[in-house]
The prediction has a mean pLDDT of 78. Predicted 3D model of RNase P RNA and transfer RNA as a complex of 435 nucleotides. It holds a member of the Rfam family "Bacterial RNase P class A". Its family is annotated with ribonuclease P activity, dimeric ribonuclease P complex and tRNA processing in the Gene Ontology.
RNA sequence: CAAGCAGCCUGAGUGGUCGCGGGCGGCGCAAGCCGCCUGAGGAAAGUCCGAGCUCCGCAGGGCAGGGUGCUGGGCAACGCCCAGUGAAGGUGACUUCAAGGAAAGUGCCACAGAAAUCAAACCGCCUGUGCUCUCGUUUAUUGCGAGGCGACAGGUAAGGGUGAAACGGUGCGGUAAGAGCGCACCAGCGUCCGGGCGACCGGGCGGCUAGGUAAACCCCACCCGGAGCAAGACCAAAUAGGAGGGAUACAGGGCUGCCCGCCCUUCCCUCGGGUUAGGUCGCAUGAGGCUCGCGGCAACGUGAACCCAAGAUAGAUGAUCACUCUCGACAGAACUCGGCUUACAGGGCUGCUUGUGGC
RNA sequence: GGACAAUUAGCUCAGCUGUGAGAGCAUCCGCUUGACGUGCGGAAGGUCACAGGUUCGAGUCCCGUAUUGUCCACCA
Numbered sequence: 001c002a003a004g005c006a007g008c009c010u011g012a013g014u015g016g017u018c019g020c021g022g023g024c025g026g027c028g029c030a031a032g033c034c035g036c037c038u039g040a041g042g043a044a045a046g047u048c049c050g051a052g053c054u055c056c057g058c059a060g061g062g063c064a065g066g067g068u069g070c071u072g073g074g075c076a077a078c079g080c081c082c083a084g085u086g087a088a089g090g091u092g093a094c095u096u097c098a099a100g101g102a103a104a105g106u107g108c109c110a111c112a113g114a115a116a117u118c119a120a121a122c123c124g125c126c127u128g129u130g131c132u133c134u135c136g137u138u139u140a141u142u143g144c145g146a147g148g149c150g151a152c153a154g155g156u157a158a159g160g161g162u163g164a165a166a167c168g169g170u171g172c173g174g175u176a177a178g179a180g181c182g183c184a185c186c187a188g189c190g191u192c193c194g195g196g197c198g199a200c201c202g203g204g205c206g207g208c209u210a211g212g213u214a215a216a217c218c219c220c221a222c223c224c225g226g227a228g229c230a231a232g233a234c235c236a237a238a239u240a241g242g243a244g245g246g247a248u249a250c251a252g253g254g255c256u257g258c259c260c261g262c263c264c265u266u267c268c269c270u271c272g273g274g275u276u277a278g279g280u281c282g283c284a285u286g287a288g289g290c291u292c293g294c295g296g297c298a299a300c301g302u303g304a305a306c307c308c309a310a311g312a313u314a315g316a317u318g319a320u321c322a323c324u325c326u327c328g329a330c331a332g333a334a335c336u337c338g339g340c341u342u343a344c345a346g347g348g349c350u351g352c353u354u355g356u357g358g359c
Numbered sequence: 360g361g362a363c364a365a366u367u368a369g370c371u372c373a374g375c376u377g378u379g380a381g382a383g384c385a386u387c388c389g390c391u392u393g394a395c396g397u398g399c400g401g402a403a404g405g406u407c408a409c410a411g412g413u414u415c416g417a418g419u420c421c422c423g424u425a426u427u428g429u430c431c432a433c434c435a
Base pairs, nucleotide, nucleotide: 001355002354003353004352005351006350007349008348009347010346012324013323014322015321016320017319018318020039021038022037023036024035025034026033027032041330045341046340048339049338050337051336052335053228054227055226056225060260061259062258063257065224066223067222068221069220070084071083072082073081074080085099086097087096088095089094100219101218105217106216107213108212109211122160123159124156125155126154127153128152129151130149131148133147134146135145136144137143168186169185170184171183172182173181187209189206190205191204192203193202194201195200232281233280234279235278242271243270244269245268246267247266251265252264253263254262273434274433275432288307289306291304292303293302294301295300325328360431361430362429363428364427365426366425369384370383371382372381377415386402387401388400389399390398408424409423411421412420
C1' cells in the first nucleotide's frame, strides 16, 4: 500500500424569528400574561423471549399441554451474555452450529432396486449333480480330460447394477470362490489408566460393527398458574338495576383443558341504556447513569464521588430565514426495564490477519 | 397501546414431507341453438407472500421478515 477479519463510536453544524408539550418563578380576584429551564432513538420498530408492577381468594396437588437442551460461569430472570469443548468452513485473523438420547420402545424411508433392517441372491463368481450338448483321447462303447447349458442343489456380499442411504473403509494374506476369516492402519463401540470442576482430551486393551430420521411420536433432565396499564385504585356525572335465552345444588361460577382439594351462591350469553368514551393516581429515583479504584481471562461483581436526563391523552419535540459542509440513511417515546431480531446514506476510531514493495 | 389469526390459480377454498400441486366459480376454444343463455367436451392460468434452515426430498416441519384482517373503553 492492497485485500480482509473482529469490536466500537457517530448519525450535518451555527445564528435569528415565530410556535408546541412539561416544570419552576413572578404578576393578576380570575381568565390569562411575562421570564427562565427542559424536550426522541440506536434501533423509540417487530411484540419474539425474560422480568418488575397490578388484579384474579391461596397461587394448592396430579394428569394433559407448552418451553429449553454440549460444559462451566454471569444475571433479578431469560431462549440473553461470557469463557471453554466438539463438529463444519476459511491460507489466516476468524466465522457458523435447535450440539441430550437412534444400544428403552413405536413409526417412516417415495421412485428405483434382488434386498431399506429379526435382512436379502437379479447379474456375476465358485463347488457338486444332471444332460438324447460339443471337442479331444480310443477301431468303437464305457471310461477319462476340457468346454457348454433359458437345468437342479448349495456356497458366496469381493465385483456389476439401483438408490440420498446397501450391515465398517483401504491394503496384504487366505480361500473352490469369498467373507473381520486373519493381520496392519483408520472410523466407530465397550472397558481400563492418566489429565481436566466439567463438556472432553491422550494412551493401552478387547470383541470385531451397531443404517438414517427425534425442526416424527417418544425417553431423559430442568423450567412454566392466568391475564395484562384498555392491568388496577379513587373521585364525579348520567341512565330503563331494562329485555330475551340458558343452567339452576348430582348445579353454576371463581380468566387455557380434565380430575381432586379449597372458596362463593345465584351465575352465564346476547341485545339494549348512560358517559363531551370525564378527572386524579398508577407515571418515571430506577435490577438508573457516569468517572475512578479493587477482584475476575471475560460476562460481571464491589467500593467511593458526582448527576437526575421527555412524560402527552387526539396525543408536544416543529416551521421559516441566512451562512457553511463531505448535501444528510433507517426512522418518532405512550407503564417501565434486560435481551434478541429486523431496517440503516455516509463518516470515523482501535486491535488483528494475509499478500506485495521498501528500509 | 395490548391480544390473536390468515397468506395456495382472477375469486372462494382443499391439500397426512413422496412423481410434475388440485376442486368449484370465473376466462378462452369447439359442439349444441336461427341467435343468446343453458348443457356437453377441451384448454390456458401458480415465484404455494418473501428469505434461511432440518430432511434424500418441504405447499406441509422449524426460525425470521413482510402484508392483510379480527377483537379489547368505562358506568349502572